[in-house]
RNA sequence: AGAGUAGCCAUCGGCGCGUUAAGUGUUGCGAAACGGGACGUUGUUCGCAAACGAAAGGGAAGUUCCCUGCGGUGCCAUGGCGCGUCCGCU
Numbered sequence: 001a002g003a004g005u006a007g008c009c010a011u012c013g014g015c016g017c018g019u020u021a022a023g024u025g026u027u028g029c030g031a032a033a034c035g036g037g038a039c040g041u042u043g044u045u046c047g048c049a050a051a052c053g054a055a056a057g058g059g060a061a062g063u064u065c066c067c068u069g070c071g072g073u074g075c076c077a078u079g080g081c082g083c084g085u086c087c088g089c090u
Stems, first nucleotide, its partner, number of pairs: 001090002007081005013076004017071003026050007034043001036087005056068005
């Protein structure tokens, strides 16, 4: 000097979920994991509770299926960002 985590942001695309409202986002409480190791902080996730909240339309052989949308929707892919101290690795 470099590599390496959980994750975050953006983008085109693909495959899905919901649209009979889950998911996303907010608050409180509890817990778990988070560069190779230890300690620690911050974020992340999970469970419970509370409040808030939505874009549907068309077709057919019709309580099902298909298509087009919608959701600050899930995953993958690409690019960028990516722990502090001590020790370790190259």

Predicted 3D model of a 90-nucleotide RNA (THF (Tetrahydrofolate) riboswitch aptamer) from a mouse gut metagenome. The prediction has a mean pLDDT of 80.